[in-house]
Overview:
A computed fold for an 84-nucleotide RNA from a Candidatus Parcubacteria bacterium, annotated as transfer RNA. NCBI's taxonomy places the organism under Bacteria, Bacteria candidate phyla, Candidatus Parcubacteria. Rfam family: tRNA. Rfam links the family to the GO term triplet codon-amino acid adaptor activity. The family's RNA type in Rfam is transfer RNA. Rfam describes the family as follows. Transfer RNA (tRNA) molecules are approximately 80 nucleotides in length. Model confidence (mean pLDDT): 82 of 100.
């Protein structure tokens, strides 16, 4: 250079044919149990404004097209593969 895959919460990783972003697993924190801890079960976990009720952003990074985009096209940075 060229041609394929990928990039999504703290971390692996789902998200069917564009229609509830973050399923499930780790891990974290409160709680059960115990003499005490581990383990196990339970409960909540994206960010942020708010006393709550509620409410705004969010899938690399900027456009675009749709009523609606992680999904589809355009550029561009990254990662990893292949071919020279």
């Nucleotide at each position: 250079g060229c041609c394929g895959a990928g990039g999504u919460g703290g971390u692996g990783g789902a998200a069917u044919u564009g229609g509830u972003a973050u399923a499930c697993a780790c891990g974290a924190a409160g709680g059960u149990c115990u003499c005490a801890a581990a383990a196990u079960c339970c409960u909540u976990u994206g960010c942020u404004g708010g006393u709550a009720a509620c409410g705004g952003c969010u899938u690399g990074c900027g456009g675009g097209u749709u009523c609606a985009a992680g999904u589809c096209c355009c550029g561009c940075c990254c990662u990893c593969g292949g071919c020279a």